[in-house]
C1' cells in the first nucleotide's frame, strides 16, 4: 500500500426483507423481600443519541459513501 470482517448498556452479545407496538437478553449495578448476617433465591428499578459525519428514503441499528478504532489475510 491492497483486500476482508467487526464497532449496539459497565462487560459479552442478539436484533428476521427498512415499517412506527422494538431498541433487547445474560451477567454486573441499585432498591425491597427473605436471613442473626452473608450468599443464593424472589420482586421491582436505573442505565443507549446503535463508533463519527454525510447521503438515499415517507420512514434507517438495518441500505450507500467517507473517516476513526480494532482484528485477520496479501504485498
Nucleotide at each position: 500500500g491492497g483486500g476482508c470482517g467487526a464497532u449496539u448498556a459497565g462487560c459479552u452479545c442478539a436484533g428476521u426483507u427498512g415499517g412506527u407496538u422494538c431498541a433487547g437478553a445474560g451477567c454486573a449495578c441499585c432498591u425491597g423481600c427473605c436471613u442473626u448476617a452473608c450468599a443464593a433465591g424472589c420482586a421491582g428499578g436505573g442505565g443507549g443519541u446503535c463508533g463519527u459525519a454525510g447521503g438515499u428514503u415517507c420512514g434507517a441499528c438495518u441500505c450507500c459513501u467517507a473517516c476513526a478504532u480494532c482484528g485477520c489475510c496479501c504485498a

Transfer RNA from a Bacteroidota bacterium, 75 nucleotides, folded computationally. It matches the Rfam family "tRNA". Its family is annotated with triplet codon-amino acid adaptor activity in the Gene Ontology. The family's RNA type in Rfam is transfer RNA. It was read from a public genome assembly. The coordinates come from a structure-prediction model, not an experiment, and the mean pLDDT is 80.